This is a predicted structure of a 597-nucleotide part of an RNA (large-subunit ribosomal RNA, domain I) from a Planctomycetota bacterium. It was read from a public genome assembly. The source organism's lineage runs through Bacteria, Pseudomonadati and Planctomycetota.
Context: one part of a larger RNA
RNA sequence: GGUGCAUGGUGGAUGCUCUGGCGCCAGGAGACGAUGAAGGACGUGGCUGGCUGCGAUAAGCCACGGGGAGCUGCCAAGCGAGCUUCGAUCCGUGGAUGUCCGAAUGGGGAAACCCACUGGGGGUCAUGCUCCAGUAUCUUCGGGUGAAUGUAUAGCCCGUAGAGGUCAACCGGGGGAACUGAACCAUCUAAGUACCCCGAGGAAAGGAAAGCAAUUGCGACUUCCCUAGUAGCGGCGAGCGAACGGGAAACAGCCUAAACCGGAUGGGCGUGAUAGCCCGUGGGCGUUGUCUGUCCGGUGUCGUGGGAUCAAUCGUGCGUCGUCACGGUGACGCGGAAGAGUUACAAAGUUGGGUGUUAGCAGAAUUGGCCUGGAAAGGCCGGCCGCAGAGGGUGAUAGCCCCGUACGCGAAAGCACACCAACCUCUUCUGAUUGACUCCCGAGUAGGGCGGGUCACGUGGUAGCCCGUUUGAAUUCGCGUGGACCAUCACGUAAGGCUAAGUACUCACUGGCGACCGAUAGCGAACUAGUAGCGCGAGCGAAAAGUGAAAAGUACCCCUGUUAGGGGAGUGAAAUAGUACCUGAAACCAUGUACCU
Numbered sequence: 001g002g003u004g005c006a007u008g009g010u011g012g013a014u015g016c017u018c019u020g021g022c023g024c025c026a027g028g029a030g031a032c033g034a035u036g037a038a039g040g041a042c043g044u045g046g047c048u049g050g051c052u053g054c055g056a057u058a059a060g061c062c063a064c065g066g067g068g069a070g071c072u073g074c075c076a077a078g079c080g081a082g083c084u085u086c087g088a089u090c091c092g093u094g095g096a097u098g099u100c101c102g103a104a105u106g107g108g109g110a111a112a113c114c115c116a117c118u119g120g121g122g123g124u125c126a127u128g129c130u131c132c133a134g135u136a137u138c139u140u141c142g143g144g145u146g147a148a149u150g151u152a153u154a155g156c157c158c159g160u161a162g163a164g165g166u167c168a169a170c171c172g173g174g175g176g177a178a179c180u181g182a183a184c185c186a187u188c189u190a191a192g193u194a195c196c197c198c199g200a201g202g203a204a205a206g207g208a209a210a211g212c213a214a215u216u217g218c219g220a221c222u223u224c225c226c227u228a229g230u231a232g233c234g235g236c237g238a239g240c241g242a243a244c245g246g247g248a249a250a251c252a253g254c255c256u257a258a259a260c261c262g263g264a265u266g267g268g269c270g271u272g273a274u275a276g277c278c279c280g281u282g283g284g285c286g287u288u289g290u291c292u293g294u295c296c297g298g299u300g301u302c303g304u305g306g307g308a309u310c311a312a313u314c315g316u317g318c319g320u321c322g323u324c325a326c327g328g329u330g331a332c333g334c335g336g337a338a339g340a341g342u343u344a345c346a347a348a349g350u351u352g353g354g355u356g357u358u359a360g361c362a363g364a365a366u367u368g369g370c371c372u373g374g375a376a377a378g379g380c381c382g383g384c385c386g387c388a389g390a391g392g393g394u395g396a397u398a399g400c401c402c403c404g405u406a407c408g409c410g411a412a413a414g415c416a417c418a419c420c421a422a423c424c425u426c427u428u429c430u431g432a433u434u435g436a437c438u439c440c441c442g443a444g445u446a447g448g449g450c451g452g453g454u455c456a457c458g459u460g461g462u463a464g465c466c467c468g469u470u471u472g473a474a475u476u477c478g479c480g481u482g483g484a485c486c487a488u489c490a491c492g493u494a495a496g497g498c499u500a501a502g503u504a505c506u507c508a509c510u511g512g513c514g515a516c517c518g519a520u521a522g523c524g525a526a527c528u529a530g531u532a533g534c535g536c537g538a539g540c541g542a543a544a545a546g547u548g549a550a551a552a553g554u555a556c557c558c559c560u561g562u563u564a565g566g567g568g569a570g571u572g573a574a575a576u577a578g579u580a581c582c583u584g585a586a587a588c589c590a591u592g593u594a595c596c597u
Base pairs, nucleotide, nucleotide: 001596002595003594004593005592006591007590008589009588015582016546017545020517021516022514023513024512025511026510027509029506030505031166032165039101040100041099042055043054044053046079047078049075050074051073061095062094063093064092065091066090070083071082072081106115107114108113116135117134118133119132120131121130122129137163138162139161141159142158143157144156145155170201171199172198173197174196175195181188185235211218212217222249223248224247225246226245232240233239253498254497255496256442260298261297262296263295264294265293266292267291268290269289276285277284278328279327280326281325282324283323303476305441306440307439308438309436310435311434312433313432314431317334318333319332320331321330322329336429337428338427339426340425341424349423350422351421352420353419354417355416356415357414358413360409361408366382368381369380370379371378383400384399385389391403392402393401447471448470449469450468451467452466453465454464457483478493479492480491481490482489533540534539553581556568557567558566559565
């Protein structure tokens, strides 16, 4: 020096563990904000570094409800001082306070700072000082004032209501790549994806056929399964990729424009008794008339076309009115009956009840015997409950020890509700049928040309839909569509609008589950974690869990180079469990011993 063995050191693998994480399901919730949010800064405790809470009323104040013996949050013990059966701490609901920054909004600004004005209060002889409130911008509606410029308008001012910002995904819209694939690459693909912007909601969007279908028919929309990787599209390459129809979920239909009538108002025309004043007769009135524009009310809403107007027939309780009288007739109001309603179909809701939710309550059965053990929940022998043998804890493995679990109960106050009732509101009866010339049925629209986009469809024989540009109809004997186009036939009724459910998602809340992880795993983060640290910045971003059942955390003595480390003693089941603490592998180091050189 090497090798083997043994004993240690170092080291922190492995095993075991879980107040952490991951995924999914169900329910509720789906928003917060100028009444100042989200997120922060700075403060705030008797002593207070961090976290949590709170805001100069500052780990808190008030009220109501729950609860019932201890309490003054956590790391984290201690000292000190207190509170509490006159019900504290704690939990829930409502309220008060709530510095400064931040949309930040009086002006400014290098966020948490600086400087104001107006009104009111305090203070001063007075000023300085100080406290409270207001003072941003845009939009809607209303009002005032008011230029060039006469009427006006712009502008300015005041009031009223709203907006602004934040937020995980889902949704609609406006814009919109490239890598990549095509074994290159340009049409194509990736992909209308990523990303940017705008907007909205608890969902959004879509939606009651100018639709499909095919000679039979269906009957708004949405979503899923099939149709089907089919028909098709495609440098017919790579690739892209339907629909009809069938099945299922859930179902719900409505309001307007116009014609016509009435009212208000502006403009043009008009006349002296013509027109007009509901009709007939007689009398009477005097711009009431007519054309047109706007607004309001009624009517009306459809495809076996519908509606308006006129005529006929049938129906209608009372009152009032329509220039006067009579007769007819119409409008309005009242009463009665029936029905409906706050998610569209008109719109505010209020009260009471119910249900759920935001604290909780109650809840059966062995402190049985013996054995092992430090400890019984283990073993053996008995008993009991069970609508409860889910789960967790307790000194090892507990239905009966504790918390719970099953079943059941509970709210002063707040919140939610497509539940019920009443009030309230609205509709209908007040109209229906038949016939007929006439009138209306959404215009710079439909359609055409040219250029694009979107439809699975790349311009192709390319229909449909949408946009730009240029043109440009018809009104039911009309118009559109049925994948070039024409005819026939069929289907529908554009150019206005609203609409629940079924569908998508989960930042956050509650409950549950897992052939999910178990500290190099699982979220980056089980612990002071988006912390420490790094970067000018955008941003990047860790490491780090475990004594023991209980601190019982080693009184006292000794060694010493004296806050280290160790030896006794003591605690404990164990100290080779001693806070550098469960287990404690290997590399590596050392000591002892055996052998070899």